This is a predicted structure of a 73-nucleotide RNA (c-di-GMP-I riboswitch aptamer) from uncultured Mobilitalea sp.
Rfam family: c-di-GMP-I riboswitch aptamer. Rfam's curators write: GEMM was predicted in a large-scale screen for bacterial structured RNA regulatory elements.
NCBI's taxonomy places the organism under Bacteria, Bacillati, Clostridia, Lachnospirales, Mobilitalea.
The coordinates come from a structure-prediction model, not an experiment, and the mean pLDDT is 82.
[in-house]
RNA sequence: GCAAAACCAGUGAAAACUGGUGACGCAAAGCUAUAGGGCCUUCGUUAAAUAUAACAUGGCAGCCAGUUUCCGA
Repeated sequence: GCAAAACCAGUGAAAACUGGUGACGCAAAGCUAUAGGGCCUUCGUUAAAUAUAACAUGGCAGCCAGUUUCCGA
């Protein structure tokens, strides 16, 4: 310096996100989502109809990763 969970208000179909309170933790908990891997959701589309599978759209970088980098010894 950042800010988890939880709570309050709001957005969204959802995942999740924004603001406030808060502080679990973090040298990269800075940035990057069509550079790569992985994960989450499914208003919608296709197939099925023992109600599931796949995909689009969307999301997660505090999952790995790429990239930039403070002070001190």